[in-house]
RNA sequence: GCGAAAGUGGCCUAAUGGUAUGGCACAAGCUUCCCAAGCUUGCGAUUGCGGGUUCGAGCCCCGUCUUUCGCU
Numbered sequence: 001g002c003g004a005a006a007g008u009g010g011c012c013u014a015a016u017g018g019u020a021u022g023g024c025a026c027a028a029g030c031u032u033c034c035c036a037a038g039c040u041u042g043c044g045a046u047u048g049c050g051g052g053u054u055c056g057a058g059c060c061c062c063g064u065c066u067u068u069c070g071c072u
């Protein structure tokens, strides 16, 4: 230099173009003499960044950044 893949809450993860799912963690409550485990509820992401297409974009298109792999 060329090509490919990945980027989504604190962490991991799902998502046919139709207002982003679940788990862990965290907070409160129930339970217990207490802890742990279990159960219930709550909290938290406009999806790496910037544009475009569309009535509507995590998803499609362009650029760009980071990481990984391959080629030279």
Stems, first nucleotide, its partner, number of pairs: 001071007010024003018055001026042005048064005
Molecule: transfer RNA
Organism: Clostridiales bacterium